[in-house]
The prediction has a mean pLDDT of 83. A computed fold for a 501-nucleotide part of an RNA from an uncultured SAR86 cluster bacterium, annotated as large-subunit ribosomal RNA, domain I. The sequence was found in a public genome assembly.
Context: one part of a larger RNA
């Protein structure tokens, strides 16, 4: 020292498990905020700390409900002190309180600090409490310069708004990497992104529309049409419409009205706490029956999850039936205020020229829309389109306005679904995670789940340092299930036996 065998160490793989996730469907909400929001600090329980609740009325207060024997929030027990059939803890609904920062709004500031004024009240010295003091628009009102009338400015009141939030929507603005095998025109793309704004949606919409001699009859979304017509350094590549088949349909108004909006009143269903809910007993093994065995019984309930191993009939559910003092929420009904209300059928408009941009369409025969400069009709006996243009035919009526539903999305409840993950996986997070912890800062970012059925978590004895960590002894089915705890693999380390050298 090899190798065989056997008992161990460290490890923390693999099985199984599942508190979390991860995709969706169905239904509901689709906002909160000056009556101070989203998100913080800071404090509160009888006991330290940290979640979680709550706010100096501080794990709380009132009032109506519902329920019925216990309770004083979790980790986390244990003492003290209480509370409750005079109904308590708990649960829904409404309501008081709700410190300080924060749009933060008296003023100031290095957020959770500092400093005020005006008016009341009480004290009548000094002080306390309550309440007001931010800006910008808007309205009305009373002042009021240069400057005479007037205006600009100033003052007071009143209304409103600021801020935040997951995508979805509309607007104003807009790249570059890329591709074109280089790279300018093109592309990427009106895409990322920035702004400014709205609503459950939001744009959009009732023909100055299309077609093609024959009609359609508003928008909006889906399937074709069709990668076709075309555009295109005719290169990469971009690319329709007409017509069809479905979804969903509604029309109207400026002409005094069709329609919203908001109050109260009635009906009605609906949310927010519940509440009744069938049917099993026994033999064996076992630590323990739900497993076997034997007879039964209910099912409008044999979804599902607990129970010491797999339960219709043990337990909490399930079908099913029923329930609301108060309060919300839709929808109809008639009533009532409000609103439409601006203009008077669309003139600096159509169109025109020059220079841009949208249109599948890059200037091109380029029609259509749009509009930075410049220009400029007509008036239904009119105009505008039908893809340069002309005419003729057909078709509609701009330069006023509203409009649900079909369509897009899910920060967010609820209920259910999975040939989805199962702890290096599934969100970064399954555990006190955007934590620890790195970074001046933007910012970047983790590890880490499992005893058992039940702590029944080892009383008491030894050795040790009043030790760590161990031997007995006691619990448990099991302790090699002992808290560094379910199995417990390799890698890598001893021991111990035998063989080889």
């Nucleotide at each position: 020292a090899g190798c065989a065998c056997a008992a161990g160490g460290c490890g923390g793989a693999u099985g199984c498990c599942u508190u979390g996730g991860c995709a969706g469907c169905u239904g509901a909400a689709g906002g909160c905020g000056a009556u101070g929001a989203a998100g913080g600090a800071c404090g509160u329980u009888g006991u330290a700390a940290c979640u979680u609740g709550c706010g100096a009325u501080a794990a709380g207060c009132u009032u109506c409900g519902g329920g019925g024997a216990g309770c004083u929030a979790g980790u986390a027990a244990a003492c003290a002190a209480g509370c409750u059939u005079u109904g308590a803890u708990c649960c829904g609904a409404a309501g008081a309180u709700u410190u300080c920062c924060g749009a933060a709004u008296g003023g100031g500031a290095a957020a959770a600090c500092c400093c005020a004024a005006u008016a009341u009240a009480c004290a009548u010295a000094a002080g306390u409490a309550u309440a007001u003091u931010a800006u910008u628009u808007c309205a009305u009102a009373c002042u009021g310069a240069a400057u005479a009338c007037a205006u600009a400015g100033g003052u007071a009141u009143g209304a409103a708004a600021g801020g935040c939030a997951a995508a979805c929507c509309u607007a104003g603005g807009g790249a570059a990497c890329u591709g074109a095998a280089a790279c300018a025109u093109c592309u990427a793309a009106g895409u990322a992104c920035c702004u400014a704004g709205a609503g459950g949606a939001a744009a959009a919409g009732a023909a100055a529309u299309c077609a093609a001699c024959c009609g359609a009859g508003a928008u909006u979304c889906c399937g074709g049409g069709a990668g076709u017509a075309g555009c295109g350094g005719c290169g990469a590549g971009c690319g329709a419409a007409a017509c069809u088949g479905g979804a969903g349909c509604a029309g109207c108004c400026c002409u005094u009205a069709a329609g919203c909006u908001u109050g109260a009143u009635a009906u009605a269903a609906c949310u927010c706490a519940g509440u009744a809910g069938a049917a099993c007993a026994u033999u064996c093994u076992g630590g323990a029956a739900a497993g076997u065995u034997u007879g039964g019984c209910c099912a409008u309930a044999g979804u599902a999850g607990g129970u010491g191993a797999u339960a219709g009939c043990c337990c909490u559910g399930u079908a099913u039936a029923u329930g609301a003092a108060a309060a919300g929420u839709u929808a109809u009904a008639a009533c009532a205020a409000g609103u439409g209300a601006a203009a008077u059928c669309g003139a600096g408009u159509a169109g025109g020229u020059c220079g841009g941009g949208a249109c599948a369409c890059g200037u091109g025969a380029a029609a259509u829309c749009u509009u930075g400069a410049c220009u400029g009709a007509a008036c239904a006996u009119g105009g505008g389109g039908g893809g340069a243009c002309c005419a003729u035919c057909c078709u509609c009526c701009a330069a006023g306005g509203c409009u649900a539903a079909a369509u897009a999305c899910u920060c967010u409840c609820a209920g259910c679904u999975g040939a989805c993950c199962g702890a290096u996986a599934g969100u970064g997070a399954a555990c006190c995670a955007g934590u620890a912890c790195c970074g001046u800062g933007a910012g970047g970012g983790a590890a880490a789940g499992g005893c058992g059925a039940a702590a029944a978590g080892a009383a008491c004895c030894c050795c040790g340092g009043c030790g760590a960590g161990g031997g007995g002894a006691g619990u448990g089915a099991a302790a090699u299930a002992g808290a560094a705890c379910c199995u417990g693999a390799a890698a890598c380390c001893u021991u111990g036996u035998g063989c080889u050298u």